The RNA shown here (THF (Tetrahydrofolate) riboswitch aptamer) has 97 nucleotides and comes from a Clostridiales bacterium.
The sequence was found by an Rfam model in a public genome assembly.
Taxonomically the source falls in Eubacteriales (Bacteria, Bacillati, Bacillota, Clostridia).
Its mean pLDDT, the model's own confidence on a scale to 100, is 80.
Rfam family: THF (Tetrahydrofolate) riboswitch aptamer. A reference for the family is Trausch and Batey (2014), "A disconnect between high-affinity binding and efficient regulation by antifolates and purines in the tetrahydrofolate riboswitch", Chem Biol.
RNA sequence: UGCAGAGUAGGUAUUGUGCGUUAAGUGUUAAGGGAUGGGAAGUUGCCCUUAAACGAAAGGCCCUAGAGGUCUGCGAUGCAAUACCGCGUCCGCUGCC
Repeated sequence: UGCAGAGUAGGUAUUGUGCGUUAAGUGUUAAGGGAUGGGAAGUUGCCCUUAAACGAAAGGCCCUAGAGGUCUGCGAUGCAAUACCGCGUCCGCUGCC
C1' cells in the first nucleotide's frame, strides 16, 4: 500500500411486563434544538420541545350492583431481553499478504 473483519444511533420479529381504551400514545406537516461505530465533522436516518391537521374496538364476569376489581381483546402503544439487519466521508483498532 492492498484485502478482510469488529464496532453506532436505530429498525424488524418474538417473549415478558406496563399504559391507554373517559384516547393518551403511535404515525403526518412545519419551526427550533440535541445526540449519534474508537476519534472528527456530518444527514435523507434518530431523539426532544412547540404548533397544526388527522385518528380508533371494545366486551364478559364479580360486586354492597356505586366507586371499584378481574379476564379476554383492541392500539400502525411504553420499557426490557433475545435473534436478525445496521454509519456514506476521513483517520484509527484487529487480522492477513